[in-house]
Notes:
Predicted 3D model of a 106-nucleotide RNA (SAM riboswitch aptamer (S box leader)) from Clostridium carboxidivorans. Of the family's consensus pairs, 94% are formed in the model. It matches the Rfam family "SAM riboswitch aptamer (S box leader)". Rfam's curators write: The SAM riboswitch is found upstream of a number of genes which code for proteins involved in methionine or cysteine biosynthesis in Gram-positive bacteria. Model confidence (mean pLDDT): 80 of 100.
RNA sequence: UUCUUAUCAAGAGAGGCUGAGGGACUGGCCCUAUGACGCCCGGCAACCUGAAUAUUUAUUAUUUAAUGGUGCUAAUUCCAGCUGGUUAUAUACCGAAAGAUGAGGA
Numbered sequence: 001u002u003c004u005u006a007u008c009a010a011g012a013g014a015g016g017c018u019g020a021g022g023g024a025c026u027g028g029c030c031c032u033a034u035g036a037c038g039c040c041c042g043g044c045a046a047c048c049u050g051a052a053u054a055u056u057u058a059u060u061a062u063u064u065a066a067u068g069g070u071g072c073u074a075a076u077u078c079c080a081g082c083u084g085g086u087u088a089u090a091u092a093c094c095g096a097a098a099g100a101u102g103a104g105g106a
Base pairs, nucleotide, nucleotide: 001106002105003104004103005102006101007100008099013041015040016039017038021031022030023029025081026080027079028078042073043072044071047069048068049065050064051063052062053061054060077098082095084094085093086092
């Protein structure tokens, strides 16, 4: 970089350093010097992982732990992005695509 697969409505500091930008992309709309982004600490969660129970070993399901590997810690993945579907239309809902993260493979 790419392929497969699962998840994306919950959760998480009024701490320290730094110092102007940031929210993937485009359009919106937002956050930001009452200090963004980033780093450290703290925290959340529980994908990988450990344990227990059920089941025929495996697999799988439920419960539980958080030592370790990631991840996350404004707004639903902030909203829309398709001549997508339901609907008379709008709204609304659902799906796809795109994106993010984990696990496995090339």